[in-house]
Molecule: transfer RNA
Organism: Candidatus Micrarchaeota archaeon
RNA sequence: GCCCCGAUAACUCAGUGGUAGAGUGCUUGUCUCGUAAACAAGAAGCCGAGGGUUCAAAUCCCUCUCGGGGCU
Numbered sequence: 001g002c003c004c005c006g007a008u009a010a011c012u013c014a015g016u017g018g019u020a021g022a023g024u025g026c027u028u029g030u031c032u033c034g035u036a037a038a039c040a041a042g043a044a045g046c047c048g049a050g051g052g053u054u055c056a057a058a059u060c061c062c063u064c065u066c067g068g069g070g071c072u
Base pairs, nucleotide, nucleotide: 001071002070003069004068005067006066007065010024011023012022013021018055026042027041028040029039030038048064049063050062051061052060
C1' cells in the first nucleotide's frame, strides 16, 4: 500500500429498511437472624463520526476514525 471482518446498555452479543432486544452486571422489593441464592419489578444505549439514498436507515451507498485478520 491492497483485501476481508468488526464498532449496538457497564460487559458479552442479537437485531440485515418501519420509533432497539437478550444474558450477565446494577438498583429496589419479597424471602432470611444476616448475607448469598431464588423470585418480582425497574433504570441504563438516539446504534464509532460525517455525508448521501428513501416517506422512513442500527440496517443500503460513500468518506473518515478505531480494533482484529490476511497479502505484498